A computed fold for a 73-nucleotide RNA from Anaerolinea sp., annotated as transfer RNA. The prediction has a mean pLDDT of 84. Rfam family: tRNA. Lineage of the source: Bacteria > Bacillati > Chloroflexota > Anaerolineae > Anaerolinea.
RNA sequence: CGCGGGAUAGCUCAGUGGUAGAGCGGCGGACUCAUAAUCCGCAGGUCGUGGGUCCGAGUCCCACUCCCGCAAC
Repeated sequence: CGCGGGAUAGCUCAGUGGUAGAGCGGCGGACUCAUAAUCCGCAGGUCGUGGGUCCGAGUCCCACUCCCGCAAC
């Protein structure tokens, strides 16, 4: 340098162009003599960055950054 995959909540990951979600974790509550487990609720997101298309973009297109793999050197 070429090709492919990936970047979404603290972590691991979903998400047909039409309200951004789950599990775990955190906080509060219920239960218990108490803890764990279990149950209920709440908070937490500029969806890697910048543009473009579209009535509307996490999703499609372009460039760039970073990570992983393959090929080449």